[in-house]
RNA sequence: GGGCCGACAACGGGAGAGGGCAUCUGUCUCGACCAGUCAGAUAUGGCUGAUCAGUUGGAUGCCGCCGAAGGUGAAAAUGCCCAUAAUCUCUCAGGCAAAAGGACCGCUGUCGGAAA
Repeated sequence: GGGCCGACAACGGGAGAGGGCAUCUGUCUCGACCAGUCAGAUAUGGCUGAUCAGUUGGAUGCCGCCGAAGGUGAAAAUGCCCAUAAUCUCUCAGGCAAAAGGACCGCUGUCGGAAA
């Protein structure tokens, strides 16, 4: 100095599965309709409220599904009691349009390590 291993950082790549349902509660709408009230001129307009619809949050509950943060279990292997431990397994957590996240992979840099 090159190669190998580990940690960290930047960059690139990176799968799967619901844009579910119900109830309650808030926001908003030159929304619809109704009621009250005020102004006015019997037109019309303003304000308030109920219901409905839509929109966007929050809480609770229910059903379906996914595995690649984390976590559980433990096949092989190793010092064979223990322990470590797979992209296997479970689905607690997490997730199920996009975005984000993402095990892991590549590359560059820094630091550290083992052995020849």
Molecule: Glycine riboswitch aptamer
Organism: Rhizobiales bacterium IMCC20636